[in-house]
The RNA shown here (small-subunit ribosomal RNA) has 1411 nucleotides and comes from a metagenome. RNAcentral holds the sequence, with entries from SILVA. The coordinates come from a structure-prediction model, not an experiment, and the mean pLDDT is 81.
């Protein structure tokens, strides 16, 4: 503007001009002339409610608003349909006229829509802290629809902001809502709605009601296209559709039938709005892949303790339903019309023409989807299931491969040969048309804390004060009503949300209805807090008055002892130092003493856990000035006050200027020890510095690691400075205020601790914290002379850093104790040679395990073959050996001999079988057995893994020690019990105690050995009595158990007694116990010896067996010959033997005990020097035998030597043994005679029948013993005592260690990786400023080219106005300049982090070895 309403108009004229015609130009867009026309185009007069200017008069509540009056100026347009009632005209077609509808001017209202003002709200950076010149206001214009610095122009310097964040930089459209949270709040702003902003960039204005206009216009700019090269075209962030970039996002469909919109009167036109309809599992919601029965629990997988179990009613198989798809058949609704014909009914009007408006029929007639939804009918279980996941969190497990590889991983972490962790497979969970992965948001996170947290040690109180802003604030009255409460109106669009209801079969979805949603706004009310006004009060603060304490501050004086140094004087050789030393001082006279002098620093005793100061900090005495602080008593002023961002003031020590001073001390430096090294630690000098006077710095573990201030909450005891009161006047007491300790309740705290001096319970203000490392570190900015202060990040890396406590190990912390642990003693090894083992090295092999103590004469209690497992070399494959299956052959199994060979093996091969049935009995011959041959399972392995295991053993340690019940304590870990006094060998007792009781360890119980009794006496024994044998010196003696007797002894071997701190005395707790007696055969566990707690040491052992897993299967299995384990420059470890005279040689003579012994001990005898031979009684053993025990004694030689020591080698000769002694056995004689003369640093073993020494025996064994298990004989010495060494136990302390110190663990360097800062300088973007050009365009000037409307003129011309054109102004893009932001980059350079096994020290963790 259109649209509704209400009023009033529309009168009279005038000149062009596209379209069209033609002519010219141009590739083409197009463009220029001529030439005639129209209009609701355009222009001129009239008419003017309202307007708008001007002039002028009132009225009022006065930035203003209203009522007259007068002068001027400014409006319009007609089109269409009927009608001829009256009338006029006429070219008869009409026209005027009259009527209806639309349309047109004016005013005015209203919807509706916009404009400009305005309050609150509206991200992150203070490492953006001052910003402003049209900026702030006025005054004149100007311009705008309309105020306004919106513009211009003078004036005059204002404005804003100071933390309530301007200025700037960064990133964003905003909102209803949306998605998360229990909520408060976090995130977001896609679909839908509102609203703003752009429309190729970038300016411009025109037209119009509205635009600075997405599909107009003009200019510049970039690009893309046509081109005849002069010029021209273009503008999908409209639908769809291509391209590009990307992880990644659709039909170049139908249709206006519905809704909605333009334009038209209407039909109708136009609509990629929109309706539909195509792709997409993109989301959200519904449906289906079938239902019931079915066990010999099929096959198949996959497991398996080989039985099975699982998949699994799963599926075959039998019955049965049709959702959807399929196929037939039927078929919607969405359409209400509007226009048109007709009919009702009614307004206009002369009117039955017309025409508007209405109700009701009732006719025509419109579907893109679409033959779609639905619906009905067939057939047929037919055609329809995945993803992830199964170590914990978190539901879900097992093979198999693989072997820190390959891979997994959201953390914590799998993965090195038994992986629920990786790949697969089978099961299992879990979701399903979807599953899992990625990214993003909230949540969970009380992990930014308003709801809802901290700061003493975990992060985190500012170094102190004093004070601006601000933030809180005593008691009382009135008043307002900003806070803040009540109650009414009004708003918070639709949609969403939420509640009921309804429609699509249900649901998604959509529809009606209620409702939520602002502590919104406005009106009126309330006064109790808060808060403003006012006026009052004293208890919170200050002041007055008397009093006191004090290392509080300044400035000057003064003192004395002490280092040191100077002069003097005695004195004489050392002095100083230290773990020990040296440098150093000193004979040129040191140190040391005595006296005197200078010269700087610092104040012992008092002195305290004291005492003063905001904090740093303050200490000889005086003076002088000066701060605060206590206490008292009455008075005073009247909240004046608490905190305190910013700000200022102070602020150890070191450091820095100047400019004195310097005696001691003492960074740096220098010398000397130390030390692998010593830039340390110690020692010896030694300058800055340390003192002073100005003046900087501003910072410390500036710690109470605890901010200020008020009130509130149990005491109890020192100590400080003051005041009251009371007496029995003391070195009293009670009380009270002010300060400083300790211990402790309640409560707090994770603990630890705190606790009226709070870390408790409150308020009020203020500072600070938010994983570790990077980092208090880089960049800016501030301060500073500088040193460096202060603010104060990020990339990266990690899954922890980090408090407090527990229990443990550990300590070059600590108490206490035990141990042949040390000492005290005795004898050894470590050097000789041998012997055996181990390493090394060698080898064809030198077979394999043990390796600190806890491997090494171990396993091995016996290496020639064998053993054997190693090396050559030669064989054999169901096998040397078990069991089991199929088959097979009667001269079959066996097998003498014999050929070949080293053997093993191979070949021939005479003889020549056995049991059971058939079958009574023989023979063969079927059949089955045993054997044999052959097949298949299978044997075998000393091959690996002792870090898969069993069982066995070592070791800590025969050390005492290690648990549990129950109940107490602790938020737990955990503790108490088990600590603590006393004892003991003992966690072994007594006693204490929040513990009471137990268990497994100790000890006892066992054996043996030391005394005794008893029984028992053969093989054993002989005292007594007898005999027999022998010798002798022979009336007798001696010897012999030989006999008989006997069983006394002695010894066998069974039972028993015995010893128990029982007895007596100190000590001691009246206890346990302990010294010491007595009596005993033994005395305090009599000795010894089996016994080995819970557990450590992935400690040995797969080669003892046993046993999972892997591995080998004509070899890694078997066999057999032979070599090998025995090598031998070397080194170790356990032994023998000895270096001699306490010995060695000869002779000579005494006395055990364990034990063994028939494939065996083997006596006497006989031969051999001798081993040994040879022969042969006994003896299965208290009976025979091995057997001789040595050492020791007696005599004797040897006389200190490498020998009469020593005995290796080494040669001959010899014996045994055994198939064999060459490699490689043991013994015997002769010979031969090495090394060694007591062993170096360093080490081992032992405390009593022990060390030490002497023989003996046994097991292995054919044979071999210096080893190894046991026997016996001789037989010592020494223990003050626990300082140190080492191993152990209990309490305690510290700890960054828990693989526990053989631990942790710092830094340089060296390598590879990453990110990052500096940097000469290059290269870019965003804004700004100076200037320069200046387009379009508006705008001001001119406008003599030029032009119809009006006016004047007859005309011609001119005027008015217009307007090309030229110009000023502004003006984008462009262009120079300078200077600052900010980004990439950079050759070098800085650090910083990461990253199994790199170099160097060894700082930190204990006293970390120097806190």
């Nucleotide at each position: 503007a259109c649209c509704u309403u209400u009023g009033u108009g529309c009168g009279g004229g005038g000149g062009a001009u596209a379209g069209c015609u033609u002519u010219a130009c141009g590739a083409a867009a197009g463009u220029a002339g001529a030439g005639g026309u129209a209009a609701u185009a355009c222009c001129c007069c009239a008419u003017a409610u309202c307007c708008u200017a001007c002039a002028u008069a009132g009225c009022u509540u006065a930035u203003g608003g209203u009522u007259g009056u007068g002068u001027a100026g400014a409006a319009a347009a007609g089109a269409u349909g009927g009608c001829u009632u009256a009338g006029a005209c006429u070219u008869c077609g009409g026209u005027c006229g009259c009527u209806a509808u639309c349309g047109u001017g004016u005013a005015a209202a209203g919807a509706g829509g916009g404009a400009c003002c305005u309050g609150c709200g509206u991200c992150c950076c203070a490492u953006c802290a001052g910003c402003u010149u049209g900026u702030u206001g006025g005054u004149a214009g100007g311009g705008u629809a309309a105020c306004g610095g919106c513009c211009u122009a003078c004036c005059a310097a204002g404005g804003c902001a100071u933390u309530u964040g301007a200025c700037g930089g960064g990133u964003a459209g905003c909102u209803g809502g949306u998605u998360u949270g229990a909520g408060a709040g976090g995130a977001u702003g896609a679909c839908c709605a509102g609203u703003c902003a752009c429309a190729c960039u970038g300016g411009g204005a025109c037209u119009g009601a509205g635009a600075c206009a997405c599909u107009g216009c003009c200019c510049a700019g970039a690009c893309u296209c046509c081109u005849a090269c002069g010029u021209g075209a273009g503008g999908c962030u409209g639908c769809a559709g291509u391209c590009g970039a990307g992880a990644a996002u659709c039909u170049u469909u139908g249709g206006c039938a519905a809704u909605g919109g333009g334009c038209g009167a209407a039909a109708g036109c136009c609509u990629g709005a929109c309706c539909a309809u195509g792709c997409g599992a993109c989301g959200c919601c519904g449906c289906g892949u079938g239902c019931g029965g079915g066990a010999u629990g099929a096959c198949g997988g996959c497991c398996u303790u080989c039985g099975g179990g699982u998949u699994g009613u799963a599926a075959a198989c039998c019955g049965c339903u049709g959702u959807u798809a399929c196929a037939g058949g039927g078929g919607a609704a969405g359409a209400a019309g509007a226009u048109c014909c007709u009919u009702u009914u009614u307004g206009c009007a002369a009117a039955u023409a017309g025409u508007g408006a209405u109700u009701a029929g009732g006719g025509u007639u419109u579907g893109a989807c679409g033959g779609u939804a639905c619906c009905u009918u067939g057939a047929g279980a037919g055609a329809a299931a995945g993803c992830c996941a199964c170590g914990g969190c978190u539901a879900a497990c097992u093979c198999c491969g693989u072997g820190c590889c390959a891979g997994c991983a959201g953390c914590c972490g799998c993965g090195g040969u038994a992986a629920u962790a990786c790949g697969g497979a089978g099961g299992u969970g879990g979701c399903a048309a979807g599953c899992g992965u990625u990214g993003c948001u909230c949540g969970g996170a009380u992990u930014u804390a308003c709801u809802g947290g901290g700061u003493g040690u975990a992060a985190a109180g500012g170094g102190u004060a004093c004070g601006u802003a601000g933030g809180c604030g005593g008691u009382u009255a009135u008043a307002c009503a900003a806070g803040u409460c009540c109650u009414g109106c009004u708003u918070g669009a639709a949609a969403g949300g939420c509640u009921c209801g309804g429609g699509c079969u249900c649901a998604a979805c959509c529809c009606g209805a209620g409702u939520u949603c602002g502590u919104g706004g406005u009106a009126g009310g309330a006064a109790a807090c808060u808060g403003u006004a006012u006026g009052a009060c004293u208890u919170g603060a200050g002041g007055a008055u008397g009093a006191g304490a004090g290392a509080g501050g300044u400035a000057a004086g003064c003192g004395g002892a002490a280092u040191u140094c100077c002069c003097g004087g005695u004195g004489u050789a050392a002095g100083g130092g230290u773990g020990a030393a040296a440098u150093c001082u000193g004979u040129a006279g040191a140190u040391a003493u005595c006296g005197g002098g200078a010269g700087g620093a610092a104040c012992a005793c008092c002195a305290a856990u004291g005492g003063c100061g905001u904090a740093g900090g303050c200490a000889g005495c005086u003076u002088a000035c000066u701060g605060g602080c206590u206490c008292a008593u009455u008075u005073c002023u009247a909240a004046c006050g608490c905190u305190g961002a910013g700000g200022u003031a102070c602020g150890a020590a070191a450091g820095c200027u100047a400019g004195g001073g310097g005696a001691g001390c003492a960074a740096a430096c220098a010398g000397g020890a130390u030390u692998a090294g010593a830039u340390a630690c110690c020692c010896u000098g030694g300058u800055a510095g340390u003192c002073c006077u100005a003046g900087c710095c501003g910072u410390a573990a500036a710690c109470u690691a605890u901010g200020c201030a008020c009130a509130c909450u149990a005491g109890g005891u020192g100590u400080u400075g003051g005041g009251u009161c009371c007496c029995u006047u003391g070195u009293g007491g009670a009380c009270u205020c002010g300060g400083u300790g300790c211990c402790g309740u309640a409560g707090g705290u994770a603990a630890c601790c705190u606790g009226u001096u709070a870390a408790g319970u409150g308020u009020g203000c203020c500072a600070c914290c938010u994983g570790a490392g990077g980092a208090g570190u880089a960049c800016g900015g501030c301060c500073g002379c500088a040193a460096g202060g202060u603010u104060g990040a990020a990339a990266c890396u990690c899954a922890a850093a980090g408090g407090a406590a527990u229990u443990g190990a550990c300590g070059g912390g600590g108490g206490c104790c035990a141990g042949c642990a040390c000492a005290a003693g005795c004898g050894g090894u470590g050097g000789a040679a041998c012997a055996u083992g181990u390493g090394g090295u060698u080898u064809a092999a030198u077979u394999c395990g043990a390796u600190g103590c806890u491997a090494c004469u171990c396993g091995a209690a016996a290496u020639a073959c064998c053993u054997u497992a190693c090396c050559c070399a030669g064989g054999c494959u169901u096998g040397a050996c078990a069991u089991g299956u199929g088959g097979g052959a009667a001269g079959u199994a066996g097998g003498a001999a014999c050929c070949u060979g080293a053997a093993a093996g191979g070949g021939u091969g005479a003889c020549g079988a056995c049991u059971c049935g058939u079958a009574u009995c023989c023979a063969a011959u079927c059949g089955a057995g045993a054997a044999c041959c052959u097949u298949c399972a299978c044997a075998g392995g000393a091959g690996c893994u002792g870090c898969a295991u069993g069982g066995c053993u070592g070791u800590c340690g025969u050390c005492a020690g290690c648990u549990c019940g129950u109940g107490c304590c602790g938020u737990g870990a955990g503790g108490u019990g088990u600590u603590g006094g006393c004892u003991u060998a003992a966690g072994u007792g007594c006693c204490a105690c929040a513990a009471c009781g137990a268990g497994c360890g100790c000890a006892a119980c066992c054996a043996u050995u030391g005394c005794u009794a008893u029984u028992a006496g053969u093989u054993g024994c002989c005292a007594c009595c007898g005999g027999g044998g022998g010798g002798c010196u022979u009336u007798g003696c001696c010897c012999u158990g030989c006999c008989g007797a006997g069983c006394a002894c002695u010894c066998u071997a069974a039972u028993g007694g015995g010893a128990c701190u029982g007895c007596c005395a100190g000590c001691g707790a009246u206890g346990a116990g302990u010294u010491g007696g007595a009596g005993g055969a033994a005395g305090g566990u009599g000795g010894u010896g089996a016994u080995g707690a819970c557990g450590u040491c992935a400690a040995g052992u797969c080669a003892g067996u046993a046993u999972g897993g892997c591995c080998c299967u004509u070899a890694u299995g078997c066999c057999u010959g032979g070599g090998g384990c025995c090598a031998c420059a070397c080194a170790c470890g356990u032994g023998u033997u000895a270096c001699a005279a306490u010995g060695g040689g000869g002779c000579g003579u005494a006395c055990a005990a364990c034990g063994c012994g028939c494939u065996g001990c083997a006596a006497a005898c006989u031969c051999g020097c001798g081993a040994g031979a040879g022969u042969a009684a006994g003896c299965u053993a208290a009976u025979c035998g091995c057997u001789a025990a040595a050492a020791a004694c007696g005599c004797u030689c040897c006389c200190c030597a490498g020998u009469u020591c020593g005995g290796a080698u080494u040669g001959c000769a010899g014996g045994c043994u055994g198939c064999a002694a060459u490699u490689c056995g043991c013994c015997u004689g002769c010979a031969u005679g090495a090394a060694g003369c007591c062993g170096g640093a360093a080490u081992c073993g032992c405390u009593a029948g022990u060390a030490a020494u002497g023989g003996c025996a046994g097991a292995u064994c054919a044979g071999c013993a210096c080893g190894c298990u046991g026997c016996c004989g001789u037989g010592a010495a020494u223990a003050c005592g626990u300082u140190c060494c080492c191993u152990g136990g209990c309490c305690u302390u510290g700890u960054a260690c828990a693989c526990a110190c053989c631990g942790c663990c710092c830094g340089u360097c060296a390598a590879g990786c990453g990110a990052u800062g500096g940097a000469a300088g290059c290269c870019g973007g965003a804004a700004g400023c100076a200037c320069c050009c200046g387009a379009a365009g508006a705008u001001g000037g001119u406008g003599c080219a030029c032009c119809a409307a009006c006016c004047c003129g007859c005309a011609a011309g001119g005027g008015a106005g217009g307007a090309a054109g030229c110009u000023g102004u502004c003006g984008a893009a462009g262009g120079u300049g300078a200077a600052g932001c900010u980004g990439g980059u950079g050759a070098c350079u800085g650090g910083c982090g990461c990253u199994a096994a790199g170099u160097c020290g060894u700082a930190a963790c204990a006293a970390g070895g120097u806190a």